[in-house]
The RNA shown here (transfer RNA) has 74 nucleotides and comes from Planctomycetes bacterium RBG_16_43_13. The RNAcentral record of the sequence draws on ENA.
Parts: sequence; C1' cells; structure tokens
RNA sequence: GGCGGCGUAGCUCAGCCUGGUAGAGCAAAGGAUUCAUAAGCCUUUGGUCGGGGGUUCAAAUCCCUCCGCCGCUA
Repeated sequence: GGCGGCGUAGCUCAGCCUGGUAGAGCAAAGGAUUCAUAAGCCUUUGGUCGGGGGUUCAAAUCCCUCCGCCGCUA
C1' cells in the first nucleotide's frame, strides 16, 4: 500500500442485513427483608450509537469521508 472486521450505558455485548419509542446482563444508587451482613427480590439513575457530511417525513441502521483498534496479505 491492498482487503476485511470492530467502535452503542462505567464494563461485556445485542439491535444494523429488512430505516419507524435506543435495549439486555453486570456494575452503581435507593427500598424492603435481617439483630446485622451476604445472597436473592423490587425500583431507579446512566447514551452527542467514534467525528463530520449526505439521502429521507424519519438514520445506531443506507451512502460518502475522516479517526482509532485488531487481523490477513504484499
């Protein structure tokens, strides 16, 4: 240099193909329970969906470009 994969909550990831309310688990906070703690139970908080632009009534999703990480190849 060429090709490919990945980037979404504090962490691990789903959702993208087929555009239509941003989710799960863990973690955190609170509650209840207990003499107290743990486990389990209930509730809640938490997101510029890597950046920018375009298409569209509507973009995490489609298109272009850039950035970062990883792999294959010369």